Annotation:
A computed fold for a 71-nucleotide RNA from a Solirubrobacterales bacterium, annotated as transfer RNA. The coordinates come from a structure-prediction model, not an experiment, and the mean pLDDT is 85. Its Rfam family is "tRNA". It is annotated as a transfer RNA. Rfam's curators write: Transfer RNA (tRNA) molecules are approximately 80 nucleotides in length. Rfam links the family to the GO term triplet codon-amino acid adaptor activity. NCBI's taxonomy places the organism under Bacteria, Bacillati, Actinomycetota, Thermoleophilia, Solirubrobacterales.
RNA sequence: UGCCGGGUGGUCUAGCGGCAAGACGCGCGGCUCUGGACCGCGAAACGGAGGUUCGAUCCCUCCCCCGGCAG
Repeated sequence: UGCCGGGUGGUCUAGCGGCAAGACGCGCGGCUCUGGACCGCGAAACGGAGGUUCGAUCCCUCCCCCGGCAG
């Protein structure tokens, strides 16, 4: 430098154009003598900038970051 894959709550992972889901963690409550476990509820995220579209996490372009391959 080129090609390929990836970037989503604090962490890990879903989501192929229409309300962003789950687990762990966190907070509150229930249960318990207390804690843990368990149960319920809640807060919390789409790498950046443009474009297409009525509508973009999703499609297109450029950039940034991570990994792999090639030179």